Predicted 3D model of a 101-nucleotide RNA (SAM riboswitch aptamer (S box leader)) from an Acidobacteriota bacterium. Its mean pLDDT, the model's own confidence on a scale to 100, is 85. Its Rfam family is "SAM riboswitch aptamer (S box leader)". From the family's description: The SAM riboswitch is found upstream of a number of genes which code for proteins involved in methionine or cysteine biosynthesis in Gram-positive bacteria. The model forms 97% of the base pairs in the Rfam consensus.
RNA sequence: CGCUUAUCAAGAGUGGCUGAGGGGACAGGCCCGCUGAAGCCACAGCAACCUGGCGCAACUGCCAAGGUGCUAAUUCCUGCCCAAGUGGGGAGAGAUAAGAU
Numbered sequence: 001c002g003c004u005u006a007u008c009a010a011g012a013g014u015g016g017c018u019g020a021g022g023g024g025a026c027a028g029g030c031c032c033g034c035u036g037a038a039g040c041c042a043c044a045g046c047a048a049c050c051u052g053g054c055g056c057a058a059c060u061g062c063c064a065a066g067g068u069g070c071u072a073a074u075u076c077c078u079g080c081c082c083a084a085g086u087g088g089g090g091a092g093a094g095a096u097a098a099g100a101u
Stems, first nucleotide, its partner, number of pairs: 003099006013043005021032003026079004044071003048068003051064004075093001080090003
C1' cells in the first nucleotide's frame, strides 16, 4: 500500500511556539480562521475499537483508561441509484479499529 470485518446523528481543551489558512480527493455549497487557521510541543479530556474487570447462556449493558484513536458543525451538506417533497433508504468514497496474508 492492498484485503476482510465492524462502526461512524453521541462524546471531548487549555497553555506555549508559529503566522494564513483550514474543513480527506475532485466539484458545487456552506462554515471556521489575526477575538489566531493548519502544524509542532506540554498537560488535560473523550471513550470508537482492542485490553483488564463486573454482569449475562450469549448479545446488549456498566466500570477502568493500558494500546491505537479522537477532542467545530451528521463523515458539515450535496454529487451515483431508488424514492420522492424528508436527519428518507442504499451504494460508492473516506475515517477509525481489529484480524489475516